Predicted 3D model of RNase P RNA and transfer RNA as a complex of 466 nucleotides.
The prediction has a mean pLDDT of 78.
It holds a member of the Rfam family "Bacterial RNase P class A". It is annotated as a ribozyme. Its family is annotated with tRNA processing, ribonuclease P activity and dimeric ribonuclease P complex in the Gene Ontology. About the family: Ribonuclease P (RNase P) is a ubiquitous endoribonuclease, found in archaea, bacteria and eukarya as well as chloroplasts and mitochondria. Clan: RNaseP clan.
[in-house]
């Protein structure tokens, strides 16, 4: 010097006019109260302050909060799924084990169980796709023919026994080559064997059992034994462990305005989505409810924002985090404010000239709260920063 | 703003691991003096990207977009 990997942070500043929204604030104005000066509404005229983000997003996880029983059993459905921590909880973080990739920093991983709880699928091709299964290829046997060799015999011929070749296709043996597919039931040598094969041995290499060391564990090392050789898919059904009760601020609570009730059905009906129980409510002519005509409203208040809040020290953790002390920090709109518009400036990108640089033009991305809050996904112009690896050069 | 449901060829749709049916419509032929009708061909990134699989329209997970119901 180059390539990489990876963590944190930031995402215009400033000054001016002009407009928009709160608001416990000041000052005006205007009503009310009372004996007094002051208090209350009110309007929004000026003044002060305050006024979107890292994702305010997607609505994918979980929680707080409200209501229904202070959240109940059981089935059912759904979620997670390697081990330990952390949290209010999680499908999140963190540390660590396994496995995959990369020379390395590192990174990814739904990562229980298909070896023994049972079911299920594999189009097509292939002999055969899970069943110790499989032949119209092959390798062997067995008959039967033909030709040679070698032996013997009673020698134009017959027997035996051994090789080639060629046929039948047998209830016959095999699972080792070839081939077929994503997958064919361990590799490699040597004995065996009619041919052959874990059939047996040897050495690898998987699995399981079990003993002993290290660890909380997950799993890691060592060693004995067992030919056990067992295939894939559970983001297939299942099985095992956990977890989960509903519904969602339009939840809920409180005021105000307004209106007119008639028909038909009808005993069970609603909170509890599916059922069963169980609980609370309403309900048989004084009619819950459902369908159907016809009126009537389309408004306010609160819930609402100070919170599992954020910054620094310190203290215990490797760390996520927890704590102790100190400082701070006040969007709350409701069809929905948070804006334009100018000037100078900092990044940046182009151009011109050019060795310090100097002018000119250009110019800031994804995007915008709606009950909060801890996540994870997704998007995002350009930038600052720590740590670390690989190669190279120089001292 | 909360909640839930679709997305398959121009239209309509079936298929739910194993070459993506069919029906209008479109272009092409055949037949005919033209034509209509018939009958034979042709037309598919299954919203998109990832994963799991041996293979994905179908199973999972993120986007995208359409709908739809509250008060």
């Nucleotide at each position: 010097c180059a390539a990489g990997u990876u963590g944190g942070c930031c995402g215009g500043g400033c000054g001016g006019u002009c407009g928009c929204g709160a608001u416990u604030g000041g000052a005006c104005u205007g009503c009310c109260g009372c004996a007094g000066g002051u208090g209350g509404c009110a309007g929004c005229u000026c003044c002060a302050u305050c006024g979107a983000g890292g994702a305010a997003a997607g609505u994918c996880c979980g929680c707080g909060c409200u209501c229904c029983a202070c959240a109940g059993a059981g089935c059912a459905c759904g979620g997670u799924g390697c081990u330990g921590g952390c949290u209010a909880a999680c499908g999140g973080c963190c540390a660590g084990g396994c496995a995959g990739g990369g020379u390395a920093a590192c990174c990814u991983g739904a990562c229980g169980g298909c070896a023994u709880a049972g079911u299920g699928c594999a189009a097509c091709a292939g002999a055969g796709a899970g069943g110790u299964a499989g032949a119209u290829u092959g390798c062997c046997g067995u008959c039967c023919a033909a030709g040679g060799g070698u032996g013997g015999g009673u020698u134009u011929c017959c027997c035996a026994u051994c090789c080639u070749u060629g046929g039948a296709g047998c209830u016959g043996g095999c699972g080792a080559g070839g081939g077929u597919g994503a997958a064919a039931c361990g590799g490699u040598g040597u004995g065996g064997u009619a041919a052959g094969a874990g059939c047996a041995c040897a050495c690898c290499g998987g699995c399981g059992u079990u003993u002993c060391c290290g660890g909380u564990g997950a799993c890691g090392g060592a060693g004995a034994c067992g030919g056990c050789c067992a295939g894939g898919c559970a983001a297939a059904c299942c099985c095992c462990a956990u977890c989960g009760g509903g519904a969602g601020c339009a939840a809920g609570g409180c005021c105000a305005a307004g209106c007119a009730g008639g028909g038909a059905c009808g005993a069970g009906g609603u909170g509890u989505u599916g059922c069963u129980c169980g609980c609370a409510c309403c309900g048989a002519u004084u009619g819950a409810g459902u369908c159907u005509c016809g009126g009537g409203u389309a408004g306010g208040c609160u819930g609402c924002u100070a919170g599992a809040g954020g910054c620094g020290c310190g203290u215990g953790g490797c760390a996520a985090c927890a704590u102790g002390c100190g400082c701070u920090c006040g969007a709350g709109a409701u069809a929905g404010a948070u804006g334009a518009c100018c000037g100078c400036c900092c990044a940046g990108g182009g151009g011109c000239a050019g060795u310090u640089u100097g002018c000119c033009c250009u110019g800031g991305a994804c995007a915008g709260a709606a009950c909060g809050c801890g996540g994870c996904u997704u998007a995002u112009a350009g930038g600052c920063u720590g740590a670390c690896u690989u190669g190279g050069g120089u001292g | 703003g909360g909640c839930g449901a679709c997305g398959u060829c121009g239209c309509c749709a079936a298929g739910u691991g194993g070459u993506a049916a069919g029906g209008c419509a479109a272009g092409g032929g055949u037949c005919u003096g033209c034509a209509a009708a018939a009958c034979c061909c042709u037309c598919a990134u299954c919203g998109u990207c990832g994963g799991u699989u041996c293979g994905a329209u179908u199973c999972c997970g993120a986007c995208c977009g359409u709908c739809g119901c509250c008060u």